[in-house]
Context: one part of a larger RNA
């Protein structure tokens, strides 16, 4: 100087407390451990691994296994020699890769280009090492810290500044001070959102004036309104009162759509964990080179005495079922989204419009209005199984999703313990998207609808910041 303390002081955080809802019990989904296996590819492992890489494992993916081939498949810059094809299609053999046979034949500005064969140099590796690395990322932590120059003090390591008194979300600001300044952080500048104005109106809108319809901005028209797109205004403790040391600031008030950082996002200092990633990529070194490369078929990654994590659905009456009826936002669409209508109980099968503020996905759901059920393992719950189908796709046996009928399991609110959340939040309700032929979607990322309760307080638990103290630790 740090680190540590079941030392002290001050302060903060959904850290506790006060509340609301969960998890832990059940069934299922998903990930992991373990076990099994020819293989169940690899990585991630306290917080900070475990719905994680994977925003799509039937084949492909795919890296794993079994079997069958092959020595160069692809790539790059090519040297030399040669060729007229290469591709594609058909037939045969085969599980296919592939092999054999046949059909078939380029462009040109005439320089050549593209392709093939042989040969030379090259290749290839999801093999190892993240403890050789770059890059990227997690974490402490959006915590308020981390440093430097000059000066001063100290033999020196170092100290001072950065400590102290206030204050703040903040090393934020003020005052004081052997310090005076400065840098990286904080804040602000950026984006979204909340109010208003100006400009502009198509595909958007429709108040007023007309036309028309069973009805609809459907039409003429209009720019008022909504909305879209730009550019501005607005919030700064600016104003008033009080407290404070005269300061910084704090408390209350006015005005205001918004008030003291308005709400949210992006943004992550010096560093820590030899944290994670050689399997995104790049890369040193090592290793393989008729194989640890590469092609193919089938299988596996989906295996199941079990254990754990994360979720979904429930256990019901604030509910289930049936009928009627209302209101979003944000997205996506040509290998696509698909209306009306017809067929089918249904999943689905037939195609007007739309390259989309125009058309479509599209029904929002909870809600509201009626009816029914009456506390039961039930008209709760839907697992499991049987059967018949639909769709995608060469192909749904291993191993897809969905539909109809039948079947109807566990489950009556969950031990010790444990998690999230302070407001348009929790809870609850649907909708969309990426990946994608299809799907595992209950995941993830967004979007809106309805919409709470509680916070006395900081003694305690956890984490953190500053000062101080002890230390046999570095």
């Nucleotide at each position: 100087u740090g680190a540590c303390g079941g030392g002290g002081g001050c302060c903060c955080g959904c850290a506790c407390a006060a509340g609301c809802g969960g998890c832990g019990g059940a069934g299922c989904a998903u990930g992991u451990g373990g076990c099994u296996u020819a293989a169940u590819u690899c990585g991630a492992u306290g917080c900070a691994a475990c719905g994680c890489g994977a925003a799509g494992a039937a084949c492909c993916u795919u890296a794993c296994c079994u079997g069958g081939g092959u020595u160069g498949a692809a790539c790059u810059a090519u040297g030399c020699a040669g060729g007229a094809a290469a591709a594609a299609c058909c037939a045969u053999a085969g599980a296919g890769a592939u092999a054999u046979g046949g059909u078939g034949u380029c462009c040109u500005u005439c320089g050549g280009g593209g392709c093939c064969u042989g040969u030379g140099a090259u290749a290839g590796g999801u093999g190892g090492u993240g403890c050789a690395u770059g890059g990227c990322u997690g974490u402490c932590g959006u915590c308020a810290g981390c440093u430097c120059g000059u000066g001063u003090c100290g033999u020196g390591a170092g100290a001072u500044g950065u400590u102290g008194g206030g204050u703040u979300a903040a090393g934020u600001c003020c005052c004081g001070c052997a310090a005076c300044g400065a840098g990286c952080g904080c804040a602000a500048c950026c984006c979204c959102u909340a109010u208003c104005g100006u400009a502009u109106g198509u595909u958007g809108c429709c108040a007023g004036c007309g036309c028309g319809u069973a009805a609809u901005g459907g039409c003429g028209g209009g720019g008022a309104c909504u909305c879209g797109u730009a550019c501005g205004a607005g919030a700064c403790u600016g104003c008033c009162g009080g407290u404070g040391c005269c300061a910084a600031a704090c408390c209350g008030g006015a005005g205001g759509a918004a008030g003291g950082u308005g709400g949210g996002g992006a943004c992550g200092a010096c560093g820590u964990c030899a944290a994670g990633u050689c399997a995104u990529c790049a890369u040193g070194c090592c290793c393989c080179u008729u194989a640890c490369g590469u092609c193919c078929a089938g299988g596996g990654c989906u295996g199941c005495a079990c254990a754990c994590g994360u979720g979904c659905u429930a256990c019901a009456a604030u509910g289930g079922c049936c009928g009627g009826u209302a209101c979003a936002g944000a997205g996506g669409g040509c290998u696509g989204c698909a209306a009306u209508c017809c067929c089918g109980c249904g999943a689905g099968g037939g195609g007007a419009g739309c390259u989309a503020a125009u058309c479509c996905c599209a029904a929002a759901a909870a809600g509201c209005c009626g009816g029914u059920c009456u506390c039961a393992g039930u008209u709760c719950g839907g697992a499991u199984c049987g059967u018949a189908g639909u769709c995608u796709g060469c192909a749904a046996c291993u191993c897809g999703a969905c539909u109809g009928c039948g079947u109807g399991a566990a489950g009556u609110u969950g031990g010790a313990g444990u998690c999230g959340c302070u407001a348009g939040u929790a809870a609850u309700c649907g909708c969309a998207g990426a990946u994608c032929a299809g799907c595992a979607u209950u995941g993830c990322u967004g979007c809106g609808g309805u919409g709470a309760a509680u916070a006395c307080g900081u003694u305690c638990c956890c984490g953190g910041g500053c000062c101080u103290u002890g230390u046999a630790c570095a």
A computed fold for a 474-nucleotide part of an RNA from an uncultured Acidimicrobiia bacterium, annotated as small-subunit ribosomal RNA, 3' major domain. The full RNA is in RNAcentral, with records from SILVA. The coordinates come from a structure-prediction model, not an experiment, and the mean pLDDT is 80. Rfam family: Bacterial small subunit ribosomal RNA. Its family is annotated with ribosome and structural constituent of ribosome in the Gene Ontology.